[in-house]
RNA sequence: AACGACAAAGGCAAACCCGGUGUGAGCCGGGGACGCAAAGCCACGGGACUGGUUGCUCACCCUUCCAGUUAGCCGGGUUGCCGAAU
Numbered sequence: 001a002a003c004g005a006c007a008a009a010g011g012c013a014a015a016c017c018c019g020g021u022g023u024g025a026g027c028c029g030g031g032g033a034c035g036c037a038a039a040g041c042c043a044c045g046g047g048a049c050u051g052g053u054u055g056c057u058c059a060c061c062c063u064u065c066c067a068g069u070u071a072g073c074c075g076g077g078u079u080g081c082c083g084a085a086u
Base pairs, nucleotide, nucleotide: 002086003083004082011036012035016031017030018029019028020027021026034072040078041077042076044075045074046073047070048069049068050067051066052065055062
């Protein structure tokens, strides 16, 4: 350094419920634990989702562009606790 144990010490917290907030996806706080070795941080690439917009056959779907959300969808970047085996 890779790696990740029925290890130790700690950490985070899905669904759901309550309160707040946002048009919305969602987010924040409390409760709660399905899980997590980066489930710490960053929207850089892809995906998904939301709002607006655009074009058509204009209701939906789809398309265009803009603004967002998601780091617990994947990849990438970056920082970091512990130390069995290999």

The RNA shown here (c-di-GMP-I-GGC riboswitch aptamer) has 86 nucleotides and comes from a Candidatus Limnocylindrales bacterium. It was read from a public genome assembly, where an Rfam model found it. The source organism's lineage runs through Bacteria, Bacillati, Chloroflexota, Candidatus Limnocylindria and Candidatus Limnocylindrales. The model forms 91% of the base pairs in the Rfam consensus.